[in-house]
RNA sequence: CGCUUAUAGAGAAAGGCCGAGGGAAUAGACCCGUUGAAGCCUUAGCAACCUGUAUUGUUCAAGGUGCUAAAUUCUACCCUACUCCAUGUGGGAAAGAUAAGUU
Numbered sequence: 001c002g003c004u005u006a007u008a009g010a011g012a013a014a015g016g017c018c019g020a021g022g023g024a025a026u027a028g029a030c031c032c033g034u035u036g037a038a039g040c041c042u043u044a045g046c047a048a049c050c051u052g053u054a055u056u057g058u059u060c061a062a063g064g065u066g067c068u069a070a071a072u073u074c075u076a077c078c079c080u081a082c083u084c085c086a087u088g089u090g091g092g093a094a095a096g097a098u099a100a101g102u103u
Stems, first nucleotide, its partner, number of pairs: 002102006013043005021032003026076004044068003048065003051061002054058001072095001077092003082088001083086001
């Protein structure tokens, strides 16, 4: 990197360096950002999966990975019922993310 499975409206930030972008990619919308984005470092926190513990449908721990604005920020493709008839609601797919496993 590829493949398989599972999960996602829950949860959790301060400081330092730096200095203009960022929210995966494309398009649109919306939002965050010089009252400091991204990145790096320190410390802290969360608890999804793994792991461990116990009184085992559960609890606790925080060792591994991960995460700490907004639903994966929303929409895009397909289906559906309603309706003010082009929008909204719901379901699914695709893509991406994370974990576990695997070639």